[in-house]
RNA sequence: GUAAGGAGAAACUAGGGUUCCGGUUUCCUUAACAGGAAAUGUCUGGUCCGAGAGUUUCCGGCUUCGUCAUGACGAAGCUCCACGGAGGGAUAAAAGCCCGGGAGAA
Numbered sequence: 001g002u003a004a005g006g007a008g009a010a011a012c013u014a015g016g017g018u019u020c021c022g023g024u025u026u027c028c029u030u031a032a033c034a035g036g037a038a039a040u041g042u043c044u045g046g047u048c049c050g051a052g053a054g055u056u057u058c059c060g061g062c063u064u065c066g067u068c069a070u071g072a073c074g075a076a077g078c079u080c081c082a083c084g085g086a087g088g089g090a091u092a093a094a095a096g097c098c099c100g101g102g103a104g105a106a
Base pairs, nucleotide, nucleotide: 006059008058009057010056011055012054015049016048020046021045022043023040024039025038026037027036028035060079061078062077063076064075065074066073067072081101083104087099088098089097
């Protein structure tokens, strides 16, 4: 919002940047090892964020059947469709995150 559809949750992924870890570079320091500071995401990465229109699972709902013996349990099936800016916001920062199944389009 509708007479009537779940605009449910979690895990993961596409994707995202740079707070932390790590990497790299420069400088300082040490006999050496180790260490410290700064910069860097046009650094593959780990932590992290992460889909209405992505995946999977769970929960919920509906229909049918069965069991039990009146209160429930179990099984099967269904749970549709979905093109989408610009701009703004949060977080350290950004994003298919949020505004937003928005504006708009057909």
Annotation
Guanidine-I riboswitch aptamer from Nitrosospira sp., 106 nucleotides, folded computationally. The coordinates come from a structure-prediction model, not an experiment, and the mean pLDDT is 80. It matches the Rfam family "Guanidine-I riboswitch aptamer". Gene Ontology term of the family: regulation of gene expression. Taxonomically the source falls in Nitrosospira (Bacteria, Pseudomonadati, Betaproteobacteria, Nitrosomonadales).